Small-subunit ribosomal RNA, 5' domain from Trachelomonas rugulosa, 472 nucleotides, folded computationally.
The RNAcentral record of the full RNA draws on Greengenes.
The organism belongs to Trachelomonas, within Eukaryota.
Context: one part of a larger RNA
RNA sequence: GGAUGAACGCUGGCGGUAUGCUUAACACAUGCAAGUUGAACGGUUUUUUAAACAGUAACGGACGGGUGAGUAUUGUAUAAGAAUCAACGUUUAGGUAGGGUAUAACAUUUAGAAAUUUUUGCUAAUCCCCUAUAUUGCUAUUAUGUAAAAGAUUUUUCGCCUAGACAUGAGCUUAUAUUUGAUUAGUUAGUUGGUAAGUUAAUAGCCUACCAAGACAAUGAUCAAUAGUUAGUUUGAGAAAAUGAUUAGCCACAUUGGAAUUGAGAUACGGAACAGACUUCUACGGAAGGCAGCAGUGAGGAAUAUUCCGCAAUGAGUGAAAGCUUGACGGAGCAAUACCGCGUGAAGGAUGAAGGCUUUAGGGUCGUAAUCUUCUUUUGUUACUGAAGAAUUAAUGACGGUAAGUAACGAAUAAGCAUCGGCUAAUUUUGUGCCAGCAGCCGCGGUAAUACAAGAGAUGCGAGCGUUAUCU
Numbered sequence: 001g002g003a004u005g006a007a008c009g010c011u012g013g014c015g016g017u018a019u020g021c022u023u024a025a026c027a028c029a030u031g032c033a034a035g036u037u038g039a040a041c042g043g044u045u046u047u048u049u050a051a052a053c054a055g056u057a058a059c060g061g062a063c064g065g066g067u068g069a070g071u072a073u074u075g076u077a078u079a080a081g082a083a084u085c086a087a088c089g090u091u092u093a094g095g096u097a098g099g100g101u102a103u104a105a106c107a108u109u110u111a112g113a114a115a116u117u118u119u120u121g122c123u124a125a126u127c128c129c130c131u132a133u134a135u136u137g138c139u140a141u142u143a144u145g146u147a148a149a150a151g152a153u154u155u156u157u158c159g160c161c162u163a164g165a166c167a168u169g170a171g172c173u174u175a176u177a178u179u180u181g182a183u184u185a186g187u188u189a190g191u192u193g194g195u196a197a198g199u200u201a202a203u204a205g206c207c208u209a210c211c212a213a214g215a216c217a218a219u220g221a222u223c224a225a226u227a228g229u230u231a232g233u234u235u236g237a238g239a240a241a242a243u244g245a246u247u248a249g250c251c252a253c254a255u256u257g258g259a260a261u262u263g264a265g266a267u268a269c270g271g272a273a274c275a276g277a278c279u280u281c282u283a284c285g286g287a288a289g290g291c292a293g294c295a296g297u298g299a300g301g302a303a304u305a306u307u308c309c310g311c312a313a314u315g316a317g318u319g320a321a322a323g324c325u326u327g328a329c330g331g332a333g334c335a336a337u338a339c340c341g342c343g344u345g346a347a348g349g350a351u352g353a354a355g356g357c358u359u360u361a362g363g364g365u366c367g368u369a370a371u372c373u374u375c376u377u378u379u380g381u382u383a384c385u386g387a388a389g390a391a392u393u394a395a396u397g398a399c400g401g402u403a404a405g406u407a408a409c410g411a412a413u414a415a416g417c418a419u420c421g422g423c424u425a426a427u428u429u430u431g432u433g434c435c436a437g438c439a440g441c442c443g444c445g446g447u448a449a450u451a452c453a454a455g456a457g458a459u460g461c462g463a464g465c466g467u468u469a470u471c472u
Stems, first nucleotide, its partner, number of pairs: 001472004006468005013342006019335002021300001026298003030295003035059003040056002043053004066253003075178007084170003089166008097131004106121002111116001137146002151158002179225003186216003191213006198206001228250004232243004255276003278289004306332001308331003314328001315326004345375004355366004380409006389399001416461005421442003427456005437444002
């Protein structure tokens, strides 16, 4: 010199685009953040021909959003693979036959402060079960065995089942790379390998039994400390060093801990059970909760925003659709936090006015600067007009009466900060007198201080300027 998610001091006119708890993965009041389907089903209510509603059922809730605690390799990056799975989607082939009895809702009833719970009775389905069939699949190896389905709408579509292919996604394996410490030198017993059975969607000590005694390590094992990782970002001519906010990919986590269920997919942030800590309610018998979602509160801190508007757009879920939902997202608000752009007027104007400062007392300087004259209106104020963003004939815009345009008015509404001994651009006067103070380094100050403080002037940058911190 450059840079920053910065902070502090003084100052502050506008616009655009970004960014905004780096600290306590500390605790959280309140509201919202995941629902949808009546064209699956029986019911209930009403203004009765349509709506709304709790329940059963189906799909979604594993996405989207947050955070970086853990993790030095179960990760990540790059490159290779083989022993796998798959809901929705696209496509190909075939099928969708016959029966059955339960259960919620509802009615009734028990216990309880509540959360919730109990008895009896009734009922439906795309709920559940049985039988049949089997192109193909699985198992077997040419013999057998075994496995399926659901209807709705009302005239055509949407479904359902089986098998194959594709798309896309996920799991797994290997190689290389991946911080510091030897004041950590030995580590390991399912440990390393084999055989068999099991487990898994799948390979495998993944697990178990038996057998062998291996495996890793100064090319740093093990242990300890620190740390999410990459694309990137900053600096640099490069080599490289530092870093990993925002954005994008991957991973991990969801008050702490371990362990599961459902499901195509979770060991599940706003699901369930258990244990711990904490908080709340309680009729003391028991219950309820989880902001590292969006706002917001307290605490911590040098320090970081609104308890806003809208589903109009883009996307997601669901539905045949109309739609519904969506703190994703689109927007507005706050902050000079950063970058970029604009302005605070322009031209003329010497009796070089007054005044300040200074002086060798003549003058010099602030200074064409002001006043004044002639203009302009970016910006500002007021008024009027007023979008694009909407796809798809119509209708549909949160932003927003915003951006933009036109007219009127009037220089009107708008300049600071730091420095001036050398490094380093820019000097004098007064005060002070090793005091008060300055200082990045050298160093200034003890009576003529260009170095302290104030005035005048000058220099630099400019809606900023300076300081501090960190990287290069």